[in-house]
Context: one part of a larger RNA
């Protein structure tokens, strides 16, 4: 590592079901008599559910029932019950608070009034809402209800492949209203010459008429068939109180009715009469009848109806078993064999079932009573007069709506009738006729819709299913809210739920016991992932697609397969082989696990031209998971009937089955035509397939007949005898299947659109009311003084204290490090740095603005972690031409990525290509050859055209450019142009020519075809992204580029080769076996030649078909061709010569062969340049040319070819496949061999065809994606049939066998009650994938983290089973304007305190705890609420709105602040936990009463109204007076230290009462000021009266005395608590000034004045003092944050205001250190 076993984990599977789903039937409103729905209570113990309501798991009565009961719920304790409980049915009583909510007010379930009555005074009971009706008495309404119904408003997505009319749709949704139904309803209707007769609903009519960008789509009615049936009342004419209601009384069974009396209504008419179209009625005349409708229910009869009652037959034998309901044997019942239960499977055990019985109240029917002899009913006649619904009918116009079109219905605006001799309607208008009806008033059952509720049923689901919920489910939980919303069933027959013992702190475990079985308590079964251990095999030279085939080693092997009817092995025979036969042998073999060897092999799905792909999806397992259903259409199959076929709704029987009725209607039986309209062969002829018949021995021979088929003829119709369509009868209904349409339409997936609602606890802005802002600096105006100036004014100094001024804490912000962090401390934080910091500043509380809306100093910012249009729910399963997924097997065939069109390019439609079926009935034709045609490419050509094109020459040039000559005419040269000739080149759009090749047709061959081709018809598709390669083109610098044509190939194609490698080569794979080849190979890896012959290469060139290489080079080498030299001696080498004129001349400094220029001669020679190169300053020197010698045979040059070399650079080290090779390279030739699934052979299967079958044929059947067709396997349920099961079903595990496969069968174990098979039927029927859904479990991983910012711990002791973490002590450390102290608001909601605990929570531990359990704890006249009003809100009325629970505004009432206004408490003590609340002491307020004193009595009081004052208010700045706090010094008491002096420390406090003092300011009186005076910090003040004097009012606060208590020392006593000074607030009191485009709440309350009304003289009332009584109700615990709040957390974030804040340093609330106090738990 693989396998297996055992166990864990987990909860699938199976079985079960008190639940659900659907259908059918029944039934259908509740509420002021307080509903629905809640809150809170209620039990002996009580958290949840259920029940109930202070009479509280219940009370009373009646009925039923008959032994137990006190709910779920099993416990403990205690009760009830034959005097009939519990329980069941019916009726009644009680029924807290909220809720329509209703005395008023709140909002969650509370607060607070008033009147009446009663009262044992504490309380109890009743009334008090709004609107409407009514004269009143009195009454009604309000709210709720699942869907259904009516009315008023009314979307959008979507569809139209865009979109606007249209559609979705009058849908969703909103508003109002009603009821068990609602609505509609009794013709001013339809119809059509015939008629019907209210409405509603169903079927049909009919997808018709019709509407419609005449698009998409929308879409009636009459009639007919059915269900159900039902008709009435007013207004008016006429009469005119003849009427009605209430109360009381009589009669009456009675609340019916009637009579009497009283009151009221009614003349704006109560009542009577009357109600229609064949007109009717009033009115007039003449007859007949005596009842109906309705109301009542004492009694009688009947019916219905609750709980409930009766209800047959085995508990026979025997066996198994824990148990019999099972097996065997033997009985019985059945109007009952539905079902359930009982220890398993029960007709006869239990409950029931068939069948039958039964009653209180209620209800129904009848008898009965009344209405009742009247203003009753009804018939006929008459027709003078009267009546018969008005802003209506109708018309115009504009809208909405409808199928309604000119011709639906409705609305707005404008106009506007008639009167029975009248009026409406009859689908354009109008006229006439005809037909029909009578509007403008009202009511009306049933048939119909729905399902909150009850009952029943089921080919529905069976716990991831079925409702979201089988269970404490709309629960837990999330969200501010609207709203969202789970998981979770099962011990056993019976709890018999493990006594007792042992280990352990406990948890737990081991024994033991119960039970049939531990099934042992989230307990039936108990799968898989995953984990652990045992065993088998293997393992460090191991290993990464892990598999397949073959062989071997080790191991397993009870049963199920083969085998004593003889296995393996071995031998023999046969065979090409699979394998067959025989012998021997005597028990294995097959099989399974694992390891090794050989060969071979790139996950699955998707998507693509192409995937192992480093393209997407998949961690694993289990369960769930996707073409369904209905309607209408089309095609096929099967079936029925057939010129016919079928019923629909509904009806009858019945059991929702089913059968039978039902002919309305539909389709067909006739077509043609726009229409008016007209209207066809039952056969006249020919051909002819199959079949049949005949001839023939037979034939694939001939003939006859010939359904179907074809043709001709004929006919119908249209204008049409050219022509179109049609005619010689086949349909229709059902079931099943394929496909398309409408529906969500295979499943999953948007962003979005619209509607209705919920949100301003975040944030933006506004409004109301509060709060905050250390300290320092600067020095505006004004003012004063000085100087100057005529003045205006300027300058200087001072004073002063302005400012969207400056620096800088708190506070607010968020600049840079683009720091840290970035699975964080944190879904925005941390650090340093930085901006503002008297202002357009910051901030609490209250309040307002809401989604196309708000708010916005504007960024599209913000509006609850959401914003270019919030959230939630709904329309909704929106739509998605896009993406993903789409589940068992086998068999046959088998594409496409092209053409056309389309707002088309990711999509469609049609054609093409594929498939299946049918018709048809003899030809077809891809290949080859030939005949006769068509074509203009490749190539070629260029005086054969067109066009281009190099060089040269000639000619022309009246026009052009330049130049020259000339006076000019003109001439000349030249360029250009043009023409001709020669010469050099080209062309897809040139052709005088012109193939291969392609193609038409005919003939032949081949091939296919009666085993059915061609052709035709029909059903179903898929495809519309292609790709590389070859050949030929276009476009491009090129490309593994792009775009065409043709071809084969990949796609959809395996196998062999090519190292590997879709498309290159070979070759088209049904399974197995043997042989032979193909491509390609034959040295080793690696099967086959180290094969043969001849060349080439020396470069490892190469050994690569394509797997790079060029221009250009090479005395590399081989070959060929040509020229030249050569025995008269070439070429090379070696030796020698290489000279003289001369250093030629010139030049030059020099120039001597050799810087340069010119010339380049002559001589000697075998030959030797006025010099080839080197060299020198110049010479010299060395060479060369050239000559001779030696040598002795080829040499040399040029061109072409083969191989080879250079040219030749890429990123980790590398590639001929590798090794390696000099042949194992390259070229040419030859012979062998190897080598595929190809070819050949054998065998088997399938398919097609023939055949009845057996069997046969298939040389040219069986690769296959999209896709078409066919046949099967399995799952759940149902019917029929037939079996199994406690002697062991399903399921589960493992093993064995069978089948081509889906799958099937068997053995053993587990399990413990159900389950198969055959035939047929019906489906929520098969999973690996969807970043699928749910659950479980892995790997990651014992990893990250639990450390990292700002502080820190250590020792000893204690407790305990156990201590870094709990407690104590000591030392150390930290904060200290707070980050950790003290007090609070909000918020939280018991966290507070005590005791007992440690399973979980606590990032470790834990004896601890904000955790768990049990108990305890919050005390108020003075604190706050309560009262008042603010912004603002609510309600009523008016008003708006279609309407509302909606709305701006007005009027009224009311709410609204625990930081505004406001009657009154301080200090101390006390508890484990509360205190301004309890206690002590001292004080106070309000109301009422009493006593005393005293005032008044048109005062005072009460009430109503009015006036005034107060309440009552900004910012900045300054002065004055104080206090707190602190500091200093002394005293007293005590403590510590100490030998003394001394030093250090603690305490030194205190509410209140009484008395006194007390400033500014201001009132009054006096006073009387200018050469001014007085005064301030500053400004200033003064005859409108300054200074100054007197006096009144006057705060904070101070002093003295008293003082409970506190504190310190002591600890029983008792003692001490005393003084002085400094500093000094931002606190308290008081006053001044400045500023404003800013002027800085209201009410209650209190005081006062005025007026009206009222009471009172044994009285009223005010003030003061004393005394007494009362002051209810609610909050009060605790936290208040680096753990109690908001942030999911014991979270480095946020949170307000406050409020307090000592010492040192200092300007300082800065920074640092420290006190008090608190921490060491940023756990």
């Nucleotide at each position: 590592c693989c396998g297996u076993c055992u166990g864990g984990g987990g909860g699938a599977u199976g079985g079960c079901u008190g639940g659900g789903c659907u259908c059918g039937g029944g039934c259908g409103c509740c509420g002021a008599g307080g509903a629905a729905g809640g809150g809170c209570g209620u039990g002996c113990c009580a958290a949840g559910c259920u029940g109930c309501g202070a009479u509280a798991u219940g009370c009373c009565c009646c009925g039923g029932g008959g032994a137990g009961g006190c709910g779920c719920a099993a416990g403990g304790a205690g009760c009830c019950u034959g005097a009939g409980a519990u329980c069941c049915g019916g009726g009644g009583a009680u029924c807290c608070c909220c809720g329509a909510a209703u005395g008023g007010g709140a909002c969650u379930u509370c607060c607070u009034g008033u009147c009446c009555g009663c009262c044992u005074c504490g309380g109890c009971g009743g009334g008090c809402g709004c609107u409407c009706c009514g004269u009143a008495a009195g009454g009604a309404g309000c709210g709720g209800g699942a869907a259904c119904c009516c009315g008023g408003g009314g979307a959008a997505c979507u569809g139209a492949a865009a979109c606007a009319u249209c559609u979705c749709a009058g849908u969703a949704c909103c508003c109002g209203g009603a009821g068990g139904a609602a609505g509609a309803g009794a013709a001013a209707c339809c119809a059509a010459u015939a008629g019907g007769g209210a409405u509603u609903c169903c079927g049909u009519g009919a997808g018709u008429a019709g509407g419609g960008g005449c698009g998409a789509c929308c879409g009636a009615a009459a009639g007919c068939g059915g269900a159900a049936c039902a008709g009435g009342g007013c207004a008016a004419a006429c009469c005119g109180a003849a009427c009605c209601c209430c109360g009381u009384g009589g009669c009456g069974a009675a609340g019916a009715g009637u009579c009497a009396c009283g009151g009221g209504g009614g003349a704006u008419g109560u009542g009577g009469a009357g109600u229609u179209g064949c007109a009717g009625g009033a009115c007039c005349c003449c007859g007949c009848c005596c009842a109906a409708c309705g109301c009542c229910u004492a009694g009688c009869g009947g019916g219905u109806u609750a709980a409930c009652c009766c209800g047959a037959a085995g508990u026979g034998g025997u066996c198994u078993g824990g148990a019999a309901c099972g097996g065997c044997c033997u009985g019985c019942c059945g109007u009952a064999g539905a079902g359930g239960g009982u220890g398993a499977a029960a007709g006869c055990c239990c409950c029931g079932u068939a069948g039958g019985g039964g009653u209180a109240a209620g209800c129904c029917c009848g008898c009965g009573g009344c209405c009742a002899c009247g203003a009753g009913g009804u018939g006929g006649g008459g027709u003078a007069u009267c009546c018969u619904g008005a802003g209506u009918a109708c018309c115009g116009u504009g809208c909405g709506u409808c199928g309604g079109a000119u011709a639906u219905c409705g609305c707005g605006c404008g106009g506007g009738a008639a009167a029975u001799u009248g009026g409406g309607u009859g689908g354009c208008a109008c006229u006439a006729a005809c037909a029909u009806c009578c509007a403008a008033c009202c009511c009306u059952a049933a048939a119909u819709a729905c399902g909150u509720c009850c009952c029943g049923a089921g080919u529905c689901c069976g716990a991831u299913a079925g409702c979201g919920c089988a269970c404490u489910a709309g629960u837990a939980g999330g969200g501010u809210g609207a709203c969202c919303g789970a998981a979770a069933g099962c011990u056993g027959a019976a709890a018999a739920g493990u006594a007792c013992c042992c280990c352990g702190a406990g948890a737990g475990g081991g024994g033991g016991g119960u039970g049939a079985a531990a099934a042992g308590a989230g307990c039936c079964u108990g799968a898989a992932a995953c984990c652990a251990g045992g065993c088998g095999g293997c393992g460090a030279c191991a290993g990464c697609u892990u598999g397949g085939u073959g062989g071997g080693g080790c191991g397993a092997g009870a049963a199920a397969g083969g085998g004593a009817a003889g296995a393996a092995g071995c031998c023999c025979c046969g065979u090409a082989g699979c394998u067959g036969g025989g012998g021997u042998g005597g028990a294995c073999c097959g099989u399974c696990g694992u390891c090794c060897c050989a060969c071979u092999g790139u996950c699955c799905g998707u998507g693509u031209u192409g995937a192992a792909g480093a393209a997407c999806g998949g961690g694993c397992c289990a369960g769930g998971g996707a073409g369904u259903u209905c309607c209408g259409g089309u095609c096929g199959g099967c079936g029925g009937c057939g010129a016919g076929g079928c019923u629909a709704a509904g009806g009858u029987c019945g059991g929702a089955a089913g059968a039978c009725c039902g002919g309305a209607g539909c389709c067909g039986c006739g077509g043609c035509g726009a229409a008016a309209g007209c209207g066809a062969c039952a056969a006249g002829c020919c051909c002819g397939c199959a079949g049949c018949c005949c001839c023939g021995c037979a034939a694939u021979g001939g003939g006859g007949u010939c359904a179907g088929g074809g043709g001709c003829g004929g006919g119908g119709u249209g204008c049409g005898c050219u022509c179109g369509c049609c005619c010689g009868g086949a349909g229709u209904c059902g079931c099943c299947g394929g496909c398309g349409g409408g529906a969500g339409a295979c499943c999953c997936g948007a962003a979005g659109c619209c509607g209705g609602u919920c949100g301003a606890u975040c944030u933006a802005g506004g409004c109301c009311u509060g709060g905050g802002u250390a300290g320092g600096u600067u020095g505006a105006a004004g003012c004063c003084c000085g100087g100057c100036g005529a003045a205006a004014g300027c300058c200087g100094g001072g004073u002063g204290g302005a400012g969207g001024a400056c620096c800088g804490c708190a506070c607010c912000g968020g600049u840079g490090c683009u720091g840290a962090u970035g699975u964080g401390c944190a879904a925005c934080u941390c650090g340093c740095u930085c901006g503002g910091a008297u202002g357009a500043c910051c901030u609490g509380g209250g309040u307002c603005u809401a989604g196309g809306g708000g708010u916005g100093a504007a960024a599209g910012g913000c509006c609850a972690a959401u914003c270019u249009a919030g959230g939630c729910c709904g329309g909704c399963a929106a739509u998605a031409g896009c993406g993903g997924g789409u589940u068992c097997c086998c068999c046959c065939c088998g594409a496409g990525a092209c053409u056309a069109c389309c707002c088309g390019c990711a999509g469609g439609u049609a054609g093409g290509c594929c498939u299946c079926c049918c018709c048809g009935g003899a030809g077809g034709u891809a290949g080859c050859c030939g005949g006769c045609g068509g074509g203009g490419u490749a190539g070629a050509g260029u005086u054969a055209c067109u066009g281009a094109u190099u060089g040269g020459g000639g000619g022309g040039u009246c026009a052009g450019g330049g130049g020259g000559c000339g006076a000019a005419a003109g001439c000349c040269c030249u360029c250009g142009c043009u023409u001709c000739c020669c010469u050099u080149u080209c062309a897809a759009a040139c052709u005088c020519c012109g193939a291969a090749c392609c193609u038409g047709u005919c003939g032949g061959c081949g091939c296919c075809g009666u085993a059915g081709a061609a052709g035709g018809g029909g059903g179903g598709a898929g495809u519309u992204a292609g790709g590389g390669c070859g050949u030929c083109g276009g476009g491009a610098u090129a490309a593994g580029c792009u775009u065409g044509a043709c071809g084969a190939c990949c796609g959809a194609g395996a196998g062999g080769g090519g190292a590997a490698c879709a498309a290159c080569c070979c070759a088209g794979a049904g399974g197995g076996g043997g042989g032979u080849u193909a491509a390609g190979g034959u040295c080793c890896c690696u099967a086959a030649g180290u094969g043969c012959c001849g060349g080439c290469u020396a470069a490892g060139u190469g050994u690569c078909a394509u797997g790079c290489a060029a221009a250009g080079g090479g005395c590399g080498u081989c070959c060929a061709u040509g020229g030249c030299c050569c025995a008269a001696g070439a070429c090379a080498g070696c030796g020698g010569g290489g000279a003289g004129g001369u250093u030629g001349g010139c030049u030059u400094a020099g120039a001597a062969g050799c810087a340069g220029c010119c010339a380049u001669c002559c001589u000697u020679u075998a030959a030797a340049g006025a010099g080839u190169g080197c060299g020198u300053a110049a010479c010299a020197g060395c060479u060369c040319a050239c000559c001779c010698g030696c040598c002795g045979a080829g040499g040399u040059c040029a061109u072409g070819g083969g191989c080879c070399c250079c040219g030749a650079a890429a990123a980790u080290g590398g590639a001929c496949g590798g090794g390696a090779c000099u042949a194992a390279g390259c070229c040419g030739g030859c012979c062998a061999c190897c080598g595929a699934g190809a070819c050949c052979c054998c065998u088997c299967g399938c398919c097609a065809c023939c055949g009845a079958a057996a069997g046969g044929u298939g040389a040219u059947g069986c690769g296959g994606u999209a896709g078409g067709g066919g046949g099967g396997c399995g799952u759940g349920c149902c019917g029929c049939g037939u079996g199994g099961g406690c002697g062991g079903a399903a399921g589960u595990g493992u093993c064995u066998c069978c089948g081509a496969g889906a799958g099937g069968a068997g053995g053993c174990a587990u399990g413990g009650a159900c389950c198969g098979c055959g035939c047929g039927g019906c489906a929520a029927c098969g999973c690996a994938a969807a970043u699928c859904c749910u659950g479980g479990c892995g790997g990651g991983a014992g990893u990250a983290g639990g450390a990292g910012c700002a502080a820190a711990g250590a020792g000893c002791c204690g407790u305990g089973a156990g201590a870094a973490u709990c407690g104590g002590c000591u030392c150390c450390g930290c904060c200290g304007c707070a980050g950790g102290g003290g007090c609070u608001a909000a918020g939280g909601g018991u966290u507070c305190c005590a005791c007992g605990g440690c399973a979980a929570u606590g990032u470790u531990c834990g004896u601890c705890a904000g955790c768990c359990g049990u108990g305890g704890g919050u005390u108020a006249g003075g604190c706050g609420g309560u009262c008042c009003u603010a912004a603002g809100g609510g309600c009523g009325c008016c008003c708006c709105u279609a309407a509302u629970u909606g709305g701006a505004g007005g009027c009224g009432c009311u709410c609204g602040a625990a930081a505004g206004g406001g009657a009154a408490g301080c200090c101390g003590g006390u508890u484990a936990a509360u205190a301004u609340u309890c206690c002590g002491g001292c004080c106070c307020c309000g109301u009422g009463a009493g006593c005393g004193a005293u005032g008044c009595c048109u005062c005072g009081c009460g009430u109503c109204g009015g006036g005034g004052a107060u309440g009552a208010c900004g910012c900045u700045u300054c002065g004055g007076g104080c206090u707190a706090a602190g500091c200093c010094g002394a005293g007293u008491a005590c403590c510590g230290u100490u030998g003394c002096c001394g030093c250090g420390g603690u305490a030194u406090u205190g509410a209140g009462g009484u008395g006194c003092c007390g400033a500014a300011g201001u009132g009054a009186g006096g006073g009387g000021a200018g050469u001014g005076c007085c005064g301030u910090a500053a400004u200033g003040g003064c005859g409108a009266g300054a200074a100054c004097c007197u006096u009144g009012c006057g705060a904070a606060g101070g002093c003295a005395c008293c003082g409970a208590g506190g504190c310190c020392c002591a600890a029983u006593a008792g003692g001490g608590u005393u003084c002085g000074g400094c500093c000094g607030a931002u606190g308290c009191c008081u006053g001044g000034a400045g500023c404003c485009c800013g002027u800085g709440a209201a009410a209650a309350g209190u005081c006062u004045c005025c007026g009206g009304c009222g009471a009172a003289a044994u009285g009223g009332u005010g003030u003061c003092g004393c005394u007494c009584a009362c002051g209810a109700c609610c909050g009060u615990a605790c936290c208040a944050a680096g753990a109690a709040c908001c942030g999911a957390c014991a979270c480095a974030g946020g949170u307000g205001c406050c409020c307090c804040u000592g010492g040192g340093u200092g300007a300082g609330c800065a920074g640092c250190c420290u006190a008090a106090g608190g921490c060491g738990u940023g756990u």
Predicted 3D model of a 1723-nucleotide part of an RNA (large-subunit ribosomal RNA, half A) from Candidatus Aciduliprofundum sp. JdFR-45. Taxonomically the source falls in Candidatus Aciduliprofundum (Archaea, Methanobacteriati, Thermoplasmatota). Its mean pLDDT, the model's own confidence on a scale to 100, is 81. The RNAcentral record of the full RNA draws on SILVA. Its Rfam family is "Archaeal large subunit ribosomal RNA".